[in-house]
Annotation
This is a predicted structure of a 74-nucleotide RNA (transfer RNA) from an uncultured delta proteobacterium. It matches the Rfam family "tRNA". By type it is a transfer RNA.
RNA sequence: GGGCGCAUAGCUCAGUUGGUUAGAGCACACGCUUGAUAAGCGUGGGGUCGCUAGUUCAAGUCUAGCUGCGCCCA
Numbered sequence: 001g002g003g004c005g006c007a008u009a010g011c012u013c014a015g016u017u018g019g020u021u022a023g024a025g026c027a028c029a030c031g032c033u034u035g036a037u038a039a040g041c042g043u044g045g046g047g048u049c050g051c052u053a054g055u056u057c058a059a060g061u062c063u064a065g066c067u068g069c070g071c072c073c074a
Stems, first nucleotide, its partner, number of pairs: 001073007010026004019057001028044005050066005
């Protein structure tokens, strides 16, 4: 330098044919329970869907560029 893949909550990851409200587990906070923990149960907080544009009535999802990471080729 070229090709491919990945980027969604603090962490690990789902998200179907683009469809109106973005989710799970763990973690965290509070409550219940306990002599007290752990475990368990309940409730809750937490999101620039990497960034910038484009297409569309509508984009996490499609297109282009960029950034970061990984793999391959040279």